The prediction has a mean pLDDT of 88. The part of an RNA shown here (small-subunit ribosomal RNA, central domain) has 352 nucleotides and comes from an uncultured prokaryote. The RNAcentral record of the full RNA draws on ENA.

Context: one part of a larger RNA
RNA sequence: UUGGGUUUAAAGGGUCCGUAGGUGGAUAAUUAAGUCAGAGGUGAAAUCCUGCAGCUCAACUGUAGAAUUGCCUUUGAAACUAGUUAUCUUGAGUCAUUAUGAAGUGGUUAGAAUGUGUAGUGUAGCGGUGAAAUGCAUAGAUAUUACACAGAAUACCGAUUGCGAAGGCAGAUCACUAAUAAUGUACUGACACUGAUGGACGAAAGCGUGGGUAGCGAACAGGAUUAGAUACCCUGGUAGUCCACGCCGUAAACGAUGGAUACUAGCUGUUCGAACUCGGAUUUCGGUCUGAGUGGCUAAGCGAAAGUGAUAAGUAUCCCACCUGGGGAGUACGUUCGCAAGAAUGAAACUC
Numbered sequence: 001u002u003g004g005g006u007u008u009a010a011a012g013g014g015u016c017c018g019u020a021g022g023u024g025g026a027u028a029a030u031u032a033a034g035u036c037a038g039a040g041g042u043g044a045a046a047u048c049c050u051g052c053a054g055c056u057c058a059a060c061u062g063u064a065g066a067a068u069u070g071c072c073u074u075u076g077a078a079a080c081u082a083g084u085u086a087u088c089u090u091g092a093g094u095c096a097u098u099a100u101g102a103a104g105u106g107g108u109u110a111g112a113a114u115g116u117g118u119a120g121u122g123u124a125g126c127g128g129u130g131a132a133a134u135g136c137a138u139a140g141a142u143a144u145u146a147c148a149c150a151g152a153a154u155a156c157c158g159a160u161u162g163c164g165a166a167g168g169c170a171g172a173u174c175a176c177u178a179a180u181a182a183u184g185u186a187c188u189g190a191c192a193c194u195g196a197u198g199g200a201c202g203a204a205a206g207c208g209u210g211g212g213u214a215g216c217g218a219a220c221a222g223g224a225u226u227a228g229a230u231a232c233c234c235u236g237g238u239a240g241u242c243c244a245c246g247c248c249g250u251a252a253a254c255g256a257u258g259g260a261u262a263c264u265a266g267c268u269g270u271u272c273g274a275a276c277u278c279g280g281a282u283u284u285c286g287g288u289c290u291g292a293g294u295g296g297c298u299a300a301g302c303g304a305a306a307g308u309g310a311u312a313a314g315u316a317u318c319c320c321a322c323c324u325g326g327g328g329a330g331u332a333c334g335u336u337c338g339c340a341a342g343a344a345u346g347a348a349a350c351u352c
Base pairs, nucleotide, nucleotide: 004323005322006321007306008305012320014201015200016199017198021194022193023192025088026087027086028085029084030083031082033081034080035077036076037075038074039073040072041071042070049065050064051063052062053061054060091191092188093187094186095184096183097182098181099180100179103177104176105175106174107173108172109171110154114150115149116148117147118146119145120144121143125136126135162169163168206247207246208245209244210243211242215241216240220236221235222234223233258319259318260317261316262315263314266297267296268295269294270293271292272291273290275288276287278286279285280284301308302307325352326351327350334345335344336343337342
């Protein structure tokens, strides 16, 4: 390299958009680039292979043939791929209608809790633990009542629920924006799929500048525990957590399962729609059927097994990414990016 693979053995890019490229629906006509057939030329000799012959045999040699799978020219074929022209609607999109949701951005606002302040009542403890102590408290704490202020998070509803490309998203309400689904005797007419390089987004932590800081809380301090205790437990507590703007670009970024399309037995929940008419009923609930999601079980098949099984890890096609024994090592060096932390790319010697 070919081959074989990528849920768990090495291996799916964190996600999407999209350039080049690769691949691509139906019908008809045409061209003849690929493709196929015939003919001609060329493809040196030696070598290789086959037949025959010559050295006593063989190696070796001679001779004839085959082969030289290629290239060029020419004459044809027209199924497939491709080009051109025309048409189509089922892929894709647009429009209309009806719905849906914790989808996003910005504003306004609510109640509970916590903490603090002020005032009242009230008196000796409170707090904490396995037990304690540090800590708080007669300068009146804890508890309780009233008022005020602050920041952060939204109990119940709440659910194998829903939405989003992923990260992720949860009080209420308003404005703006986006998406998805179903239905249609509407419209365009292949406009599609994937996607190297590239771009955008991307939890938490971290970084820069300026705010904010109730609770929690790395670091740190103290008290315990212990042989020790740089911990687990307790009392405090800075950064941080929150907001605005800018960076970082990584995660067990997981379904450890790339995307798209088609096909292949069933059963049973649930979410959002459409239709039917049957039953109750005339608000509406149940039933049947159907489309899109989201769960459970399972036949065949697949699988080393666990398992998976129409949301495939089944049967196939297209495109991308990645793997090739363990360690050394996601290290060194170089380069790019970054304020830094570091990220990305990414070896070898040696060793088993």